[in-house]
Context: one part of a larger RNA
RNA sequence: UUGGGUCUAAAACAUCCGUAGCUGGUUCGGUAAAUGCUCAGGGAAAUUGGGUGGCUUAACCAUCCGAAGUCUGGGUAGACUGCUGAACUUGAGACCGGGAGAGGUCAGGAGUACUCUUGGGGUAGCGGUAAAAUGCUGUAAUCCUGAGAGGACUACCGGUGGCGAAGGCGCCUGACCAUAACGGCUCUGACAGUGAGUGAUGAAGCCCUGGGGCGCGAACCGGAUUAGAUACCCGGGUAGUCCAGGGUGUAAACGCUGCUAGCUUGGUGUUGGAUAACCUACGUGGUUAUUCAGUGCCGGAGAGAAGUUGUUAAGCUAGCUACCUGGGAAGUACGGUCGCAAGGCUGAAACUU
Repeated sequence: UUGGGUCUAAAACAUCCGUAGCUGGUUCGGUAAAUGCUCAGGGAAAUUGGGUGGCUUAACCAUCCGAAGUCUGGGUAGACUGCUGAACUUGAGACCGGGAGAGGUCAGGAGUACUCUUGGGGUAGCGGUAAAAUGCUGUAAUCCUGAGAGGACUACCGGUGGCGAAGGCGCCUGACCAUAACGGCUCUGACAGUGAGUGAUGAAGCCCUGGGGCGCGAACCGGAUUAGAUACCCGGGUAGUCCAGGGUGUAAACGCUGCUAGCUUGGUGUUGGAUAACCUACGUGGUUAUUCAGUGCCGGAGAGAAGUUGUUAAGCUAGCUACCUGGGAAGUACGGUCGCAAGGCUGAAACUU
């Protein structure tokens, strides 16, 4: 490289939007770029294959016949692809309807606990551990109780429950914004899928500026433990954790499983719609059945090296993208580029085995 692969062996970008590109539903007509066919032409010679001949043979040369020359112009066909015209509704989108939701942003409010301050009560211990000690306490602690301040958080409900593209989202109320599902079958009429580059979002941590700082707590300081103990345990404690505005752009960013569409036996829960029947203390109620969309468990065929997976596929197909090619050196060096920095992205080789 032809290939073969990507849950766990190397390998699905952290996620989404989207440019170019690639791919693209049903019907009819036109065209003939592409495609197929055909006949004849062109496609120099040398070269190559075969026959014959000439140098003593050979190499070499001459002559005749043929092949190749993947191409080109002309003719013809009209199924498929393309282009073009017209139409369609199943894909996609819009509209309307009543519901669901920790979806987002902003503002206001509430609650328990904690710490601190202060008043009262009360007196000798408290705290901590396997056991201790450091520590706190006669300037009255711990404990009980009244009042106040502060910052963080949001018990129970809470659920293999819900929402979100992912990261993620959980007290209550309001404003604004966004979204999926279901139903109607009203409208547009292929408007779609994927997506190199690009852009946006992106936990925690870290960085910059300004606030805030109760608790917790890297670093650090003590006490223990130990042979030592730069730890595990205990007492303190600074950054940080919180808010506003920027930056960084990474995670076991995981379902270790790219997105979209179609097809392929089932069972049983649950969430949100819809329909029907029945019950009803008529409530936005309950039960049962069917169905659509999600989310779990079990399991059949099949797949798989097996574990397992199994209509939420890792089954059977199609379209598009990304990535892998023995281990180490190494996600390093060099260069480029982004960043305030830390560092990110891109990313080798010698050598070794």
The part of an RNA shown here (small-subunit ribosomal RNA, central domain) has 353 nucleotides and comes from uncultured euryarchaeote.
The RNAcentral record of the full RNA draws on ENA, Greengenes and SILVA.